[in-house]
RNAcentral holds the full RNA, with entries from ENA and SILVA. A computed fold for a 376-nucleotide part of an RNA from an uncultured organism, annotated as small-subunit ribosomal RNA, central domain.
Context: one part of a larger RNA
RNA sequence: CUGGGCGUAAAGAGAUACGUAGGCGUCUUUCCAAGUCAGUUGUUAAAUCUUUCGGCUCAACCGAAACAUGGCAACCGAUACUGGAUUGAUUGAGGUAGAUAGGGGAGAACGGAAUUCCUGGUGGAGCGGUCAAAUGCGUAGAUAUCAGGAGGAACACCAAUGGCGAAGGCAGUUCUCUGGGUCUUACCUGACGCUAAGGUUCGAAAGCGUGGGGAGCAAAACGGAUUAGAUACCCGUGUAGUCCACGCCGUAAACGAUCCCUGCUAGGUGUAUGUCUUUCCUUUUUAUUUCUUCGGAAGUAAUUAUGGUAAGGUGUGUGCCACAGCUAACGCAUUAAGCAGGGCGCCUGAGGAGUACGGUCGCAAGGCUAAAACUC
Numbered sequence: 001c002u003g004g005g006c007g008u009a010a011a012g013a014g015a016u017a018c019g020u021a022g023g024c025g026u027c028u029u030u031c032c033a034a035g036u037c038a039g040u041u042g043u044u045a046a047a048u049c050u051u052u053c054g055g056c057u058c059a060a061c062c063g064a065a066a067c068a069u070g071g072c073a074a075c076c077g078a079u080a081c082u083g084g085a086u087u088g089a090u091u092g093a094g095g096u097a098g099a100u101a102g103g104g105g106a107g108a109a110c111g112g113a114a115u116u117c118c119u120g121g122u123g124g125a126g127c128g129g130u131c132a133a134a135u136g137c138g139u140a141g142a143u144a145u146c147a148g149g150a151g152g153a154a155c156a157c158c159a160a161u162g163g164c165g166a167a168g169g170c171a172g173u174u175c176u177c178u179g180g181g182u183c184u185u186a187c188c189u190g191a192c193g194c195u196a197a198g199g200u201u202c203g204a205a206a207g208c209g210u211g212g213g214g215a216g217c218a219a220a221a222c223g224g225a226u227u228a229g230a231u232a233c234c235c236g237u238g239u240a241g242u243c244c245a246c247g248c249c250g251u252a253a254a255c256g257a258u259c260c261c262u263g264c265u266a267g268g269u270g271u272a273u274g275u276c277u278u279u280c281c282u283u284u285u286u287a288u289u290u291c292u293u294c295g296g297a298a299g300u301a302a303u304u305a306u307g308g309u310a311a312g313g314u315g316u317g318u319g320c321c322a323c324a325g326c327u328a329a330c331g332c333a334u335u336a337a338g339c340a341g342g343g344c345g346c347c348u349g350a351g352g353a354g355u356a357c358g359g360u361c362g363c364a365a366g367g368c369u370a371a372a373a374c375u376c
Stems, first nucleotide, its partner, number of pairs: 003348004007330002012344001014202002017200002022195003026089002030085003034082002036078002039075006050066006092192001093189004097184004104178007111155001116150007126137002163170002207248006216242002221237004259343006267321012280308002285302007325332002349376003358369004
C1' cells in the first nucleotide's frame, strides 16, 4: 500500500459558527461525446520470457513460427451511466405570512435572606473547637440577644431523569438590545445542497499582564493536635486567588469516553413544547320553562369566545423498557453501536514518549506539530 478498524481493547479533533480548495450530489427534455464501451488500422526494435514445431544421438544450446493479454495513437461508431450545455419541475434547501416555548447572549437598574465587620443597648463568664484536646477569642466585657449602619459575593423555595445553547456553558426580579429553534397553512425562489484539508472564530477551571475590589471561602505560609515521624488527613489563623474591566493563555474524565449529513428498518410507556379533532368545566349573547320578596334564583336549548380538564391523531425535543439485527462480551436497539450512501478526522504491539530535536504560537507557565536509539 491492499486491508481491518475507532462506546469500554490503539483510535472521533473540545466545539462547531463563517466556510475556501477538494470530494459527493433530486426528478425531467434535447444536444455534445470528455470519461465509458465496441470495431478497424498502425505501433509497442532485436535478443530474452511463454507456447508449438524443428536441428545437434539426449539435454544444455541453437533455429523457425505464433497465440493471448495489455499500453499508446489515429479513424469510424454506441449513448445507458458519469461529465458539459440546455428545457421544464418540486420532493432537498431557502424565503414570506401567522403562531409558540425557553436559566440562549450582551448591557443597565433594583430586591430580600444569610455570613462578616463597625456603633449603641441588655447581660456578666465563658465562647469556640474536637473522637478527645489544644492553639485561638473573652472582665480593655466576648459568646448570646436587640436596634442601626457598612461592604462584598451568591441567589433558598419554585426545581424536575425539566428547559435553552454548536460546544464550553446558562438560574433572584425588571427594562433595553440581540442570536437560534419548533409548529401550521397557503404562497414564492427553483438544487440555490451535503461534507470540509488548510484558514477564521468560540472555548470550564487554573494560570499570566494592567487597574480596581475584597464579605465568605481558601493553595502557599504560621500555629495547635495526631504520630515512631506527619513537610498530610483534624483544629485555629491566613496571603495569592475566587469578584469586576480590558488583554493574554487554549488546555480538561472539554464524556454519550459514541464526528457531520441523508434515507430505510416491530413495538410499549413517561415527559417538555407546538398543532388538529372530540369531550367536559368556565365565560359571552339569545330564546325559553318553573319559582319569586319582582331585586333575582334554578333549569333546558343554541351560539360566541377566553382560560382550563380528559381522550385521541400528528410534528419537534428529551428519558426508560424491549423485538429483529448487530456486538468479543457488556450492551446498543427510530436519539442505533441495525441496514446502506456521501464527506472529513484518527488508529496500526508495550515501554522509551505525547518525550528529545527542529519549527511555530505565547509575557511566562507552557501549547501545537512530532521522532529515534535502546529494552521486552